[in-house]
RNA sequence: UGGGCUAUCGUUCAAUUGGCAGGACGCCGGAUUCUGGCUCCGAUAAUCAAGGUUCGAGUCCUUGUAGCCCAG
Numbered sequence: 001u002g003g004g005c006u007a008u009c010g011u012u013c014a015a016u017u018g019g020c021a022g023g024a025c026g027c028c029g030g031a032u033u034c035u036g037g038c039u040c041c042g043a044u045a046a047u048c049a050a051g052g053u054u055c056g057a058g059u060c061c062u063u064g065u066a067g068c069c070c071a072g
Stems, first nucleotide, its partner, number of pairs: 001071007010025004019055001026044001028042004048064005
């Protein structure tokens, strides 16, 4: 320098190829317990950034940022 891949709750992984962003763990509250743990119930919380297309974008298009891989 060129090419490819990836970016989603605090963490990790989904979202059927455009139609209500979900699960697990964690954190918080409650039940249970003499206390803690285990177990159960509830709540919390996210689409890398800026534009575009569309009635509707995590998904499609453009540019940028960051990380990884390949080539030189």
Source information
This is a predicted structure of a 72-nucleotide RNA (transfer RNA) from uncultured Desulfovibrio sp. Rfam family: tRNA. Rfam's curators write: Transfer RNA (tRNA) molecules are approximately 80 nucleotides in length. Taxonomically the source falls in Desulfovibrio (Bacteria, Thermodesulfobacteriota, Desulfovibrionia, Desulfovibrionaceae). The prediction has a mean pLDDT of 80.